[in-house]
Context: one part of a larger RNA
């Protein structure tokens, strides 16, 4: 100098508290641990593993287990030898493969041959998701978007270092301002990037329709350029203005104008540094180890096993609800290996069908909670849907292990959850559809969208984590 202190002071965080809504109890999903297996690949571990890597395990994925099988090897580069390549088929086999038949003979040429492309040989070498994050690179989590963490010269001190960076206010901020043996600088803050809130302007098709005229009533058509929107370009917020406070300062309270007012409201952006944190299984990449196997190639298992623990999530337990039937309003997305519309069959998943779209044009699309109006009247029910039986549809070589959906019948637990614990401060919480990557096919999981639309916050005494000073110490 620093950690630490059940030492002090000052501050701040959905940290407590005030409040709303949950988990912890039930049923399933889904991940993790243990047991179990031939195999349940591996890898994540308190916050900062556990719907995590995985934005999607029938087969492939694949890494794992069984058996069958290959050995210059699935893949590279070199030499050598024959054949164009390439398509069609036959037998054995789970099949990798092994034995065989037929078609076809190209392009360049100095006719020696070459190019690309198969198949045999040699070894030189491929290969390895074996091992070591504690030998690394990168990349990433975490304090923490916390407000620090340092440097040059100077001065101080024998020196390790110490001023500056402290003091006094003040702020979200080491944000400014005074004031100082320090003057100054950097990297972090802040501002610049995107995007949301207003308005002017530019451009009107696929968008849009005030007025004018037609109409099939559908912005549909002529037409319009005003609105809406779309997507360039600019304005627009700076404590500028007024008043108070205050050291006449930074600044803070309060008004006023304004679509927005004191960082407007989200997003990206993550300082030195800690945690030998994480990743050798994205990739690289030093050592080591294997080389007829720890490399490969196939077929069929496994990764979805189930006395049981425990994280995350959906559905409920019901009348602010359940049904049934009428009727209204979004937003962002995605679509040619693709989205698929009228129509018509089918109770319904779908199934014919194929118009139109490479999309402001056409299609996924029926939003859903909502709101009218009829039921049910507090029961394990017209609640709740596990479970299981039958009979189906789709994907796809193929749903037994092990898909997802639909009808029909079945009709479990469960009547608001012990100890204890988690989120959120406003267009949020709660709730209620919608999209999308991934995807042949498989979401309650993630990552986006808008609909409705709250309740509280007195306050830092406590509890957890963090800044600053400062003060103790048998720690370093």
């Nucleotide at each position: 100098u620093g950690a630490c202190g059940g030492g002090g002071g000052c501050c701040c965080g959905c940290a407590c508290a005030a409040g709303c809504g949950g988990u912890g109890g039930a049923g399933c999903a889904u991940g993790u641990g243990g047991u179990u297996u031939a195999a349940u690949u591996c890898g994540a571990a308190a916050c900062a593993a556990c719907g995590c890597g995985a934005a999607g395990a029938a087969c492939c994925u694949u890494a794992c287990c069984u058996a069958c099988u290959c050995u210059u090897g699935a893949c590279a580069u070199c030499c050598c030898u024959g054949g164009a390549a390439u398509c069609c088929u036959g037998u054995a086999g789970a099949g990798a493969u092994a034995c065989g038949g037929g078609a076809g003979u190209g392009c360049c040429u100095u006719c020696g041959g070459g190019a690309a492309c198969c198949a045999g040989g040699u070894g030189a070498c491929a290969g390895g998701u074996g091992c070591u994050g504690c030998a690394u690179g990168g990349c990433u989590g975490u304090c923490g978007u916390c407000a620090g963490c340092u440097c040059g010269u100077g001065u101080c001190g024998u020196g390790a270092g110490a001023u500056g960076u402290u003091g006094g206010g003040u702020u979200a901020a080491g944000u400014c301002c005074c004031g100082u043996a320090a003057c100054g600088a950097g990297c972090g803050c802040a501002a610049c990037c995107c995007u949301u809130g207003u308005c002017c302007u530019u451009a009107g098709u696929u968008g849009c329709c005030a007025g004018c005229g037609a109409u099939u009533c559908g912005g549909u058509c002529g037409g319009g350029a005003a609105c809406u929107c779309u997507a360039g370009g600019g304005a627009g917020a700076c404590u500028g203005c007024c008043g108070g406070u205050g050291a006449u300062a930074a600044a803070c309270c309060g008004g006023a104008g304004g679509a927005a007012g004191g960082u407007g409201g989200g997003g990206a952006u993550g300082a030195u540094g800690u945690c030998a944190a994480g990743u050798c299984a994205u990739c690289a990449u030093g050592g080591c180890c294997c080389u007829u196997a720890u490399g490969g190639g196939u077929a069929g298992g496994g990764c979805u096993a189930c006395a049981c623990a425990c994280g995350u999530g959906c559905u409920a337990c019901a009348a602010u609800g359940g049904g049934c039937a009428g009727u209204a309003c979004a937003g962002a997305g995605g679509g040619u290996u693709g989205c698929a519309a009228a129509g018509c069959c089918g109770u319904g998943a779908g199934g014919u069908g194929g118009a139109g779209c490479u999309a402001a044009u056409c299609c996924c699309a029926g939003a859903a909670a909502g709101c009218u109006g009829c039921u049910c009247u507090c029961a394990g029910u017209c609640c709740g849907g596990a479970u299981u039986g039958g009979a189906g549809u789709c994907u796809g070589c193929a749903a037994c292990u092990c898909g997802a959906c639909u009808c029909c019948a079945u009709g479990a637990a469960g009547u608001u959850g012990g100890a204890a614990u988690c989120g959120c401060u406003a267009g949020u919480a709660a709730u209620c559809g919608c999209g999308a990557a991934u995807c042949a096919g498989a979401a309650u999981g993630u990552c986006g969208c808008g609909g409705u639309g709250a309740a509280u916050a007195c306050g830092u005494u406590c509890u957890c984590g963090g800044g600053c000073c400062u003060u103790g110490u048998a720690c370093a």